A computed fold for a 344-nucleotide part of an RNA from a metagenome, annotated as large-subunit ribosomal RNA, domain IV. Rfam family: Bacterial large subunit ribosomal RNA. Its family is annotated with structural constituent of ribosome and ribosome in the Gene Ontology. The full RNA is in RNAcentral, with records from SILVA.
[in-house]
Context: one part of a larger RNA
RNA sequence: CUCUAGCUAAGGAACUCUGCAAAAUAGCCCCGUAACUUCGGGAGAAGGGGUGCCUGACAUACCUGAGAGGAGAAGCGCCUCAAGGGGAAACAGGCCGCAGUGAAGAGUCCCAAGCAACUGUUUACCAAAAACACAGGUCUAUGCUAAGCUGAAAGGCGACGUAUAUGGGCUGACACCUGCCCAGUGCCGGAAGGUUAAGAGGAGGAGUGAGAGCUCCGAUUUGAAGCCCCGGUGAACGGCGGCCGUAACUAUAACGGUCCUAAGGUAGCGAAAUUCCUUGUCGGGUAAGUUCCGACCUGCACGAAUGGUGAAAUGAUUUGGGAGCUGUCUUGGCUGGAGACCUG
Numbered sequence: 001c002u003c004u005a006g007c008u009a010a011g012g013a014a015c016u017c018u019g020c021a022a023a024a025u026a027g028c029c030c031c032g033u034a035a036c037u038u039c040g041g042g043a044g045a046a047g048g049g050g051u052g053c054c055u056g057a058c059a060u061a062c063c064u065g066a067g068a069g070g071a072g073a074a075g076c077g078c079c080u081c082a083a084g085g086g087g088a089a090a091c092a093g094g095c096c097g098c099a100g101u102g103a104a105g106a107g108u109c110c111c112a113a114g115c116a117a118c119u120g121u122u123u124a125c126c127a128a129a130a131a132c133a134c135a136g137g138u139c140u141a142u143g144c145u146a147a148g149c150u151g152a153a154a155g156g157c158g159a160c161g162u163a164u165a166u167g168g169g170c171u172g173a174c175a176c177c178u179g180c181c182c183a184g185u186g187c188c189g190g191a192a193g194g195u196u197a198a199g200a201g202g203a204g205g206a207g208u209g210a211g212a213g214c215u216c217c218g219a220u221u222u223g224a225a226g227c228c229c230c231g232g233u234g235a236a237c238g239g240c241g242g243c244c245g246u247a248a249c250u251a252u253a254a255c256g257g258u259c260c261u262a263a264g265g266u267a268g269c270g271a272a273a274u275u276c277c278u279u280g281u282c283g284g285g286u287a288a289g290u291u292c293c294g295a296c297c298u299g300c301a302c303g304a305a306u307g308g309u310g311a312a313a314u315g316a317u318u319u320g321g322g323a324g325c326u327g328u329c330u331u332g333g334c335u336g337g338a339g340a341c342c343u344g
Stems, first nucleotide, its partner, number of pairs: 001339008010330002014328001019325001027051005036041001038173001052095005062086003067081004096100001108323007115315002120132002136171007148157003174310004179240003184237002186233005193228003199222002204217005241259005268302001269299001280296005
C1' cells in the first nucleotide's frame, strides 16, 4: 500500500449523479394511531411506556381430575365435593449492574408526485421495468362434417365441446366517460347497368383438293367471380384547417367576412414519461432550487378502447422533500485478521 472487520473528539449529508455504502430501527406486552378510502383497508401508521432477579407464593384465576356423595325406580344422564397433576396475567415489597428482548437472530419512518389497478411473467450469462400477462370491456368469425390450426392424404387438435361455446383483433380492475368525419383504404350488403376469361355458338372467310373432304381463321350473340357502380360500417386502417376585420383607455375578441375540406379536435387534461424556444411566467419549499409541487395556456408536436380523466390498495419501480441515524464528508487517526514486500 491492497482486501476485510472493529472503534472514533466536535459536527451530522457539508459527501455525492443519488444518503451509493454504512449506521440506525428491531422480539413480546400495554397505551395510542391521521389524511384518504373501493369501508376491506391505510395500520406494526405515526408516537409513547414496560421488559432482569428475589419474596409474598409449594400462591391464585383457570384447565384436568383418582375418588366420594346426593336426588332418583334406575343409568354411561343430572347435581355436589374432591386428593393429585398442569398452570398464567396482574399487584405489593425488595436486590444488583453503565446497561434486564443484558449474547445471537428479528421493521427505519414520514410527506408529496409520475407510471402500472392488484398477486404474477420476462431479456438462462450487463435491462425485473412504466415492458408482458391479467380479471373486466368491446368488435369480429363460427349452426357443427363449426370457424380456425395442422397434415400431399387418411386423419388429428378444436371437443368426446355446441353461441353463457370456440377461434381471432384491440383495450386492460374500478369510477365518470368515450365527441365529429364513410372522401381515401379495408370489410359487409346490393335480383339493375358497364367491363370481362375459358367455354358455348358459328354468320363469314382462308389453305388444299378433280371432287367429296381435310385443316385453319373467325364477327354479332351467349358467358362467373372480380373490378366499375350503389349503399352501410370507426372499441375497422385512419383523419379531425387557414387568412382578415371587429367592443367607449389599452388589450382581448362573444361577433362578422372569406377560402378550403370527408370532417375541421368535443369532454377532459395540458411546459406533461409529450414543450423546441425554455432554467416559459407566477406561487410554494431553500439563505441560495436547470430538479420537485401547485397554477397559467402561447398544446413547436395532448385528447378520448393505437382509449381520455380520476382513483384507495399494491411496487427490490421512478422523482422531489423531511425526521432519525451515522467515518459519505470536514479529515484524518487507532486496532484485529488476510495479502503484498523483506529476511531465513